The prediction has a mean pLDDT of 80. A computed fold for a 72-nucleotide RNA from a Patescibacteria group bacterium, annotated as transfer RNA. It matches the Rfam family "tRNA". Gene Ontology term of the family: triplet codon-amino acid adaptor activity. The source organism's lineage runs through Bacteria and Bacteria candidate phyla.

[in-house]
RNA sequence: GCGGGUAUAGCACAACGGUUAGUGCGUCUGCCUUCCAAGCAGUUGAUAGCGGUUCGAUUCCGCUUACCCGCU
Repeated sequence: GCGGGUAUAGCACAACGGUUAGUGCGUCUGCCUUCCAAGCAGUUGAUAGCGGUUCGAUUCCGCUUACCCGCU
């Protein structure tokens, strides 16, 4: 340099183009306990960036960025 893939919460993952963007672990608060742990209830927090298509984009298309794989 060329080709392919991935990018969603602190972490691991979901999500027919119409979702209140969900689940588990975690954070925090409360209950329980003499205390801790465990358990129970609640709470918190996210679509890599810029454009395009569309009535509507996490989802489809283009470019950029970061990472991974292969070729040279």